């Protein structure tokens, strides 16, 4: 130096042009003589910037971070 993947809640992972979800972790109630287990509920995320759209986490562009291949 070239080409390719992957960046979503604390972590692990889904969705996909219109309402961003699940586990699990935090927190709050219930149950319990206590802890643990359960039950029920709250908060919490699209790497960044720009375009294109009515509407963009999805389409594009560059741009960062890793990762993988070529030289």
């Nucleotide at each position: 130096g070239c080409g390719g993947g992957u960046g979503u809640a604390g972590u692990a992972c889904a969705c996909u042009g219109g309402c961003a979800g699940u586990a699990u972790a935090u927190c709050u109630c219930c149950u319990u003589c206590c802890c643990a287990a359960g039950g029920a509920g709250a908060a919490g995320a699209a790497g960044a910037g720009g375009g294109u759209u009515c509407g963009a986490u999805u389409c594009c562009c560059u741009u960062c971070a890793c990762c993988c291949g070529c030289u």